Predicted 3D model of a 327-nucleotide part of an RNA (large-subunit ribosomal RNA, domain IV) from an Alphaproteobacteria bacterium. The full RNA is in RNAcentral, with records from ENA. Its mean pLDDT, the model's own confidence on a scale to 100, is 89.
Context: one part of a larger RNA
RNA sequence: CGAUGUUGAAGGAACUCGGCAAAUUACCUCUGUAACUUCGGGAUAAAGAGGACCGUGCCCGGGCAACCGGAACACGGUGGCACAGACUAGGGGGUAGCGACUGUUUAUCAAAAACACAGGGCUCUGCGAAGUCGAGAGACGACGUAUAGGGUCUGACGCCUGCCCGGUGCCGGAAGGUUAAGGAGAGGAGUUAACGCUCUGAACCGAAGCCCCGGUAAACGGCGGCCGUAACUAUAACGGUCCUAAGGUAGCGAAAUUCCUUGUCGGGUAAGUUCCGACCUGCACGAAUGGCGUAACGACUGCCCCGCUGUCUCCAACAUCGACUCA
Numbered sequence: 001c002g003a004u005g006u007u008g009a010a011g012g013a014a015c016u017c018g019g020c021a022a023a024u025u026a027c028c029u030c031u032g033u034a035a036c037u038u039c040g041g042g043a044u045a046a047a048g049a050g051g052a053c054c055g056u057g058c059c060c061g062g063g064c065a066a067c068c069g070g071a072a073c074a075c076g077g078u079g080g081c082a083c084a085g086a087c088u089a090g091g092g093g094g095u096a097g098c099g100a101c102u103g104u105u106u107a108u109c110a111a112a113a114a115c116a117c118a119g120g121g122c123u124c125u126g127c128g129a130a131g132u133c134g135a136g137a138g139a140c141g142a143c144g145u146a147u148a149g150g151g152u153c154u155g156a157c158g159c160c161u162g163c164c165c166g167g168u169g170c171c172g173g174a175a176g177g178u179u180a181a182g183g184a185g186a187g188g189a190g191u192u193a194a195c196g197c198u199c200u201g202a203a204c205c206g207a208a209g210c211c212c213c214g215g216u217a218a219a220c221g222g223c224g225g226c227c228g229u230a231a232c233u234a235u236a237a238c239g240g241u242c243c244u245a246a247g248g249u250a251g252c253g254a255a256a257u258u259c260c261u262u263g264u265c266g267g268g269u270a271a272g273u274u275c276c277g278a279c280c281u282g283c284a285c286g287a288a289u290g291g292c293g294u295a296a297c298g299a300c301u302g303c304c305c306c307g308c309u310g311u312c313u314c315c316a317a318c319a320u321c322g323a324c325u326c327a
Stems, first nucleotide, its partner, number of pairs: 001322008010313002014311001019308001027051005036041001038156001052078006059070004079083001091306007098298002103115002119154007131140003157293004162223003167220002169216005176211003182205002187200005224242005251285001252282001263279005
């Protein structure tokens, strides 16, 4: 000097990206227990008291009895620094984000807000099902049968889920246009003495597809601009105009989304780029690529408070093992 432990005056997070680490708490009995809530919870909430031993009283069981065994309680007393005496053994509370929850995951740097999930929707499938594997036979689906099976999106629950079918996709459409092989064969060419043979070939008839006509957004997706206007000012319920398939509804909003930005105001602090509540000027929220809430839950992520502490002010001592010296 390092590692692992133990202890520490006064202070008590001033440490630090961050209370990381450590400390506190810890058991049983009794008292007591808030907001909120899906009425189950929240809850061991929080907060508080007691706990050893001895005596007395009281009670229960067994025994003919002497007596033996036993739980709780009340009162009185005794000893210690300390009585759940060691070991073992939740720190607590408030507020916000995300995900409903228990689960699952990157074997070996990520456990999460990611995946899954019950629930919801759309869509395909009538059974030799659709779908999948296989060259095939065949197999799974399923010894199932639409309350079933496949695909896909969303993700408990509550309140809801607006407008656009122009583009792309899908579905439907006995018309019309286009369209291959094939059919058809007017006509033409070569050859021949001729019959013929060979080649070429216009109309016309020819499918799906595409064009075309409709439907469909919990299909892929999309959801405007400029100018003016009210008796202070400001703003614009209102008007004009251009464009569009339609111009973003409810709800939320400096947000896991806000560039400018440490926006502005309020709260908390002596002091707060974080946090909470508002405002709305949304660079660039927005409704199952779901929107907004939400009790409970979380080795998740912010912020605050109480308790606690060597994290720190500021380091010190002790124990053990290394380091160092000798061998």